Model confidence (mean pLDDT): 83 of 100. A computed fold for a 72-nucleotide RNA from Vicugna pacos, annotated as transfer RNA.
[in-house]
RNA sequence: GAGGGUAUAGCUCAGUGGUAGAGUGCUUGCCUGGCACGCACAAGAUCCUGGGUUCAAAUCCCAGCACCUCCA
Numbered sequence: 001g002a003g004g005g006u007a008u009a010g011c012u013c014a015g016u017g018g019u020a021g022a023g024u025g026c027u028u029g030c031c032u033g034g035c036a037c038g039c040a041c042a043a044g045a046u047c048c049u050g051g052g053u054u055c056a057a058a059u060c061c062c063a064g065c066a067c068c069u070c071c072a
Base pairs, nucleotide, nucleotide: 001071003069004068005067006066010024011023012022013021018055028040029039030038048064049063050062051061052060
């Protein structure tokens, strides 16, 4: 220098144009002599950044940052 890939909750990941989800963790309550396990409830996201397309974008297109991989 060229190609490909990843980015969504604290963490690990779903989500192929129409209300952003799960597991786990954290908080609270129940349970216990206490803890763990278990049960219940609740909170937690500017969907990497900036533009474009569209009635509508996490999703499609363009550019950029970071990281991974590969070629030279």